[in-house]
Context: one part of a larger RNA
RNA sequence: CUGGGCGUAAAGCGUGCGCAGGCGGUUAUAUAAGACAGAUGUGAAAUCCCCGGGCUCAACCUGGGACCUGCAUUUGUGACUGUAUAGCUAGAGUACGGUAGAGGGGGAUGGAAUUCCGCGUGUAGCAGUGAAAUGCGUAGAUAUGCGGAGGAACACCGAUGGCGAAGGCAAUCCCCUGGACCUGUACUGACGCUCAUGCACGAAAGCGUGGGGAGCAAACAGGAUUAGAUACCCUGGUAGUCCACGCCCUAAACGAUGGGUACUAGGUGUUGCGGGUAUUGACCCCUGCAGUGCCGAAGCUAACGCAUUAAGUACCCCGCCUGGGGAGUACGGUCGCAAGACUAAAACUC
Numbered sequence: 001c002u003g004g005g006c007g008u009a010a011a012g013c014g015u016g017c018g019c020a021g022g023c024g025g026u027u028a029u030a031u032a033a034g035a036c037a038g039a040u041g042u043g044a045a046a047u048c049c050c051c052g053g054g055c056u057c058a059a060c061c062u063g064g065g066a067c068c069u070g071c072a073u074u075u076g077u078g079a080c081u082g083u084a085u086a087g088c089u090a091g092a093g094u095a096c097g098g099u100a101g102a103g104g105g106g107g108a109u110g111g112a113a114u115u116c117c118g119c120g121u122g123u124a125g126c127a128g129u130g131a132a133a134u135g136c137g138u139a140g141a142u143a144u145g146c147g148g149a150g151g152a153a154c155a156c157c158g159a160u161g162g163c164g165a166a167g168g169c170a171a172u173c174c175c176c177u178g179g180a181c182c183u184g185u186a187c188u189g190a191c192g193c194u195c196a197u198g199c200a201c202g203a204a205a206g207c208g209u210g211g212g213g214a215g216c217a218a219a220c221a222g223g224a225u226u227a228g229a230u231a232c233c234c235u236g237g238u239a240g241u242c243c244a245c246g247c248c249c250u251a252a253a254c255g256a257u258g259g260g261u262a263c264u265a266g267g268u269g270u271u272g273c274g275g276g277u278a279u280u281g282a283c284c285c286c287u288g289c290a291g292u293g294c295c296g297a298a299g300c301u302a303a304c305g306c307a308u309u310a311a312g313u314a315c316c317c318c319g320c321c322u323g324g325g326g327a328g329u330a331c332g333g334u335c336g337c338a339a340g341a342c343u344a345a346a347a348c349u350c
Base pairs, nucleotide, nucleotide: 004321005320006319007304008303012318014201015200016199017198021194022193023192025088026087027086028085029084030083031082033081034080035077036076037075038074039073040072041071042070049065050064051063052062053061054060091191092188093187094186095185096184097182098181099180103177104176105175106174107173108172109171110154115149116148117147118146119145120144121143125136126135162169163168206247207246208245209244210243211242215241216240220236221235222234223233258317259316260315261314262313263312266295267294268293269292270291271290272289273288274287275286276285299306300305323350324349325348332343333342334341335340
């Protein structure tokens, strides 16, 4: 290479955009690069294979044929692929009309709660635990009433609900802005799919500079527990958590399931938008499209399970796997302020 695979055994890049490349709807005509057919030349001999012959057989030797699956030239064919030209509208897209949404960015506002501060009432406890103690409190705590400050998060609604490519997104209002879905008309006319390199986004933690700091809380301190207890439990508590700007680029970044297209029983929820029937109207019933769940036929699967949201049946493109450990390590390189990330072996060993 061929071949076999990637939900859980090794294996889907965290996600998107996208150049090159690969692949590509439908009709006609032309061409003949690919393709197919014929002919000619060449493809040394030996070897291998087939049919014979010679050593008594065989090995061995030997004659003929076939083979040499290739290359070049040439003559055709015109289905398929390519190329060119002219079209088409079923793919893709645009406009018009509707709809839903925690999609993104910015600003403003609000109430509950925690903490702290001030004042009032009030008195001996409070807090905490398995039990305690550290801790707080007669310098008046806890509790309770009123007022104030500040930060962070938004109960109920709330839902195998919604939106987003993924990460993710939830109080309310305003501004800016991306995408999706549905209905049918008009228009463009294959403009498409995938995508190595590349570019962008990318939870948490972490880093830099400057703010902020209520609660929580690595580190740390104390109290317990214990044989010990650098823990689990308790009392405190600093980074951090929050904001702005700039980095980092990793996750069980998971559906452990790459993207696209087509096809292949049903049943039952739910979200958005239609059509029909019906009605005063919301419903109910029938039905179409797009999402999101559950259960199941065929089929698939080692089994578990998957099953029109496939792990079924096919095609196209990309990524990845090849026994365990060594090791996602060393070295080198690229990136980074650093932490480290990415790329990525071998000896040895079982």
This is a predicted structure of a 350-nucleotide part of an RNA (small-subunit ribosomal RNA, central domain) from an uncultured bacterium. Its mean pLDDT, the model's own confidence on a scale to 100, is 89. RNAcentral holds the full RNA, with entries from ENA and SILVA. Rfam family: Bacterial small subunit ribosomal RNA. Gene Ontology terms of the family: structural constituent of ribosome and ribosome.